[in-house]
Context: one part of a larger RNA
RNA sequence: GGCAUUUAGUGGAUGCCUUGGCGAUAAGAGGCGAUGAAGGACGUGCUACACUGCGAUAAGCCAUGGGGAGCUGUGAAGGAGCUUUGAUCCAUGGAUUUCCGAAUGGGGAAACCCACCUCUAUAUCCAUUUCAAGCGUAGCGGGUAACCGCUAUGCCAUGAAACGGGUAUAAAACGAGGUAUAAAUAACUAAAUACAUAGGUUAUUUAAGCGAACCCGGCGAAUUGAAAUAUCUCAGUAGCCGGAGGAAAAGACAUCAAUUGAGACUCCGUUAGUAGUGACGAGCGAACCCGGAUGAGGCCAGUGGCCACGUCAUUUUAAACAGAACGGUCUGGAAAAGCCGACCAUAGUGGGUGACAGUCCCGUAUGUGUAAUGGAAUGAUGCGGUCCUUGAGUAAGGCGGGACACGAGAAAUCCUGUCUGAACAUGGGUCGACCACGAUCCAAGCCUAAGUACUCCUUAUCGACCGAUAGUGAACAAGUACAGUGAUGGAAAGGUGAAAAGCACCCCGACGAGGGGAGUGAAAGAGCCCCUGAAACUGAAUGCCU
Numbered sequence: 001g002g003c004a005u006u007u008a009g010u011g012g013a014u015g016c017c018u019u020g021g022c023g024a025u026a027a028g029a030g031g032c033g034a035u036g037a038a039g040g041a042c043g044u045g046c047u048a049c050a051c052u053g054c055g056a057u058a059a060g061c062c063a064u065g066g067g068g069a070g071c072u073g074u075g076a077a078g079g080a081g082c083u084u085u086g087a088u089c090c091a092u093g094g095a096u097u098u099c100c101g102a103a104u105g106g107g108g109a110a111a112c113c114c115a116c117c118u119c120u121a122u123a124u125c126c127a128u129u130u131c132a133a134g135c136g137u138a139g140c141g142g143g144u145a146a147c148c149g150c151u152a153u154g155c156c157a158u159g160a161a162a163c164g165g166g167u168a169u170a171a172a173a174c175g176a177g178g179u180a181u182a183a184a185u186a187a188c189u190a191a192a193u194a195c196a197u198a199g200g201u202u203a204u205u206u207a208a209g210c211g212a213a214c215c216c217g218g219c220g221a222a223u224u225g226a227a228a229u230a231u232c233u234c235a236g237u238a239g240c241c242g243g244a245g246g247a248a249a250a251g252a253c254a255u256c257a258a259u260u261g262a263g264a265c266u267c268c269g270u271u272a273g274u275a276g277u278g279a280c281g282a283g284c285g286a287a288c289c290c291g292g293a294u295g296a297g298g299c300c301a302g303u304g305g306c307c308a309c310g311u312c313a314u315u316u317u318a319a320a321c322a323g324a325a326c327g328g329u330c331u332g333g334a335a336a337a338g339c340c341g342a343c344c345a346u347a348g349u350g351g352g353u354g355a356c357a358g359u360c361c362c363g364u365a366u367g368u369g370u371a372a373u374g375g376a377a378u379g380a381u382g383c384g385g386u387c388c389u390u391g392a393g394u395a396a397g398g399c400g401g402g403a404c405a406c407g408a409g410a411a412a413u414c415c416u417g418u419c420u421g422a423a424c425a426u427g428g429g430u431c432g433a434c435c436a437c438g439a440u441c442c443a444a445g446c447c448u449a450a451g452u453a454c455u456c457c458u459u460a461u462c463g464a465c466c467g468a469u470a471g472u473g474a475a476c477a478a479g480u481a482c483a484g485u486g487a488u489g490g491a492a493a494g495g496u497g498a499a500a501a502g503c504a505c506c507c508c509g510a511c512g513a514g515g516g517g518a519g520u521g522a523a524a525g526a527g528c529c530c531c532u533g534a535a536a537c538u539g540a541a542u543g544c545c546u
Base pairs, nucleotide, nucleotide: 001545002544003543004542005541006540007539008538009537015531016495017494020466021465022463023462024461025460026459027458028457029455030454031210032209039100040099041098042055043054044053046078049075050074051073061094062093063092064091065090066089070082071081072080105114106113107112115179116178117177118176119175121169122168123167124166125165126164128162129161130160131159132158134155135154136153137152138151139150140149141148142147181207182206183205184204185203186202187201188200189199214245215243216242217241218240219239225232229279255262256261266293267292268291269290276284277283297447298446299445300391302388304387305386306385307384309382310381311380312379313378314377315376316375317374320368321367322366326341327340328339329338342359343358344348350362351361352360396420397419398418399417400416401415402414403413406432427442428441429440430439431438482489483488502530505517506516507515508514
């Protein structure tokens, strides 16, 4: 040095577990915001940090209701306290709510700087009112009397308070409220310029900003495919912008159909990868009929539709409460396991408890319960607002584009930049060039629930979904630490034990680290790096070989 066996270490695979995820289903909710949002900064505790809560009234304040013995949020103990005079906790309503942020008084390098206006102070004078004191008069009562008490009324050069007005004070400070812009409306002012208008000022109301997807509209690519590439495709997609709602959009036939007829719109199935379209390439790709979901029609001057608000009625809505039935024995550290014998069940979903519990605990089935000037839904009613007489610069045509499954094509139909431009129900549109006949409908005005789409969010339930290199990036102080000027990128990291009973005391050692005893525990070969503890890798012992 090699090989083999054994035994230790290192390491953290594997097994088991789950507080976290993922995906669904059914309901709810579908918005928040100048009464200052979303999101933050800074504070706030007996508290150094992080999370959570809250806001100088700061892990909280008030009221009402529930509840009934513990509580002072978590990591996380200790200390000091609160509580049957009902705390903590739960529900509903209210108060407070620093600074930034649409941020809105001006500015600004967000959480900072700088303002103006009004109100708020003290002293004194006057007027009014009220009260008190004093004085006068009248009445009543007591007293021999002086006089005292009560009631009514008047005066008051007295005092106090309130309110109103005036004057003075000298500076300063705190606090409260207001002061952005735009639009609409209504006032007041007011140029060049006579009337006026522009402009200026004031008041009232509204708006703004944020938010996951769904929806409507405007603008609108390229990679790619065509095995190259230009028409074409990707695709009216991605992206950007505007707008709205809980849905949006569409919608009551100038529609289809085909000689029978149907009867708004939307969505699903089918028709059908059909008819078509297409460098007839790649590709693109309907409609009618039919089967379903839902179902609703109205209005243009009125016995109406729609919208908003008020009132009334009905229904419903919180935290919660009650809630059945089991013992023995055996093994064991521990019984819920085994054995024996019982019971409940409108409850044998589930979770916990020292191993696997219908009958130990929380629950579950079921039953009970409820407030406010609260919320929601539906209906009735009142009041107010708004709408409008059948649709002309329209239909149609020329030119140029776009949309229709349809690329200019035989190209109907729809939209319109531009130029033209009808008829008026004795009329007009459509039926895929166009004409005739026939059929069918009535454009150029408006509103409209349901069926349909989605899920930032809430509740309940489920899973031949994952189980810590998986499942969210994140089971843990994770969008953290860290990287980057920045846009942005972005981790690793779970498990003692049933219970800390987390090793008192002794010894070696540097008053260490670490270890050895002792003790706890079922186990310490479970000792905070802690369940199990594989392999690579590193030692030691023994044997053999060199």
The part of an RNA shown here (large-subunit ribosomal RNA, domain I) has 546 nucleotides and comes from an Alphaproteobacteria bacterium. RNAcentral holds the full RNA, with entries from ENA. It matches the Rfam family "Bacterial large subunit ribosomal RNA". Rfam 15.1 lists 51,934 matches to the family in 10,816 species.